[in-house]
RNA sequence: GGACAAUUAACUCAGCUGGUAGAGUGCCUUCUUGACGUGGAGGAGGUCGGCGGUUCGAGUCCGUCAUUGUCCA
Numbered sequence: 001g002g003a004c005a006a007u008u009a010a011c012u013c014a015g016c017u018g019g020u021a022g023a024g025u026g027c028c029u030u031c032u033u034g035a036c037g038u039g040g041a042g043g044a045g046g047u048c049g050g051c052g053g054u055u056c057g058a059g060u061c062c063g064u065c066a067u068u069g070u071c072c073a
Stems, first nucleotide, its partner, number of pairs: 001072007010025004019056001027043005049065005
């Protein structure tokens, strides 16, 4: 220098054919216990990497930039 892939909650990851952003773990409250842990119930937590475009509508489609990884040279 070139090709490809990834980027979504604190962490690990889903999200189908464009139509209300989710799960597990963690965190908070509460029930259970003499207490802790386990377990039950509830809750908080998101500019979906940045910018722009298409569209009535974008996490999803297109362009570009950034970061990370793999491969080629």
A computed fold for a 73-nucleotide RNA from Christensenella sp. UBA3944, annotated as transfer RNA.
Rfam family: tRNA. It is annotated as a transfer RNA.
The organism belongs to Christensenella, within Bacteria.